Overview
The RNA shown here (c-di-GMP-I riboswitch aptamer) has 77 nucleotides and comes from a soil metagenome. RNAcentral holds the sequence, with entries from MGnify. The coordinates come from a structure-prediction model, not an experiment, and the mean pLDDT is 87. Of the family's consensus pairs, 95% are formed in the model.
RNA sequence: GACAAAGGCAAACCCCGAGCGAUCGGGGGACGCAAAGCCACGGGUCCCGGAUAAACUGGGAUUGCCGGGCUACCGAA
Repeated sequence: GACAAAGGCAAACCCCGAGCGAUCGGGGGACGCAAAGCCACGGGUCCCGGAUAAACUGGGAUUGCCGGGCUACCGAA
């Protein structure tokens, strides 16, 4: 970050499975993505528990919510 090339990933939804849950895994399927590859480090949001008027606090989820870190294909402007 190209009206380029080779590719890659896979939203919603459906089926099966796991989980108290957020959600996740596999198959199908493509809304989209130049990091939609990886990392829960910070923030946000969501779930479970304690306290509970609240404040506060413990654990978890989300990287396709944002920031950050690491790595990666091509080589026009």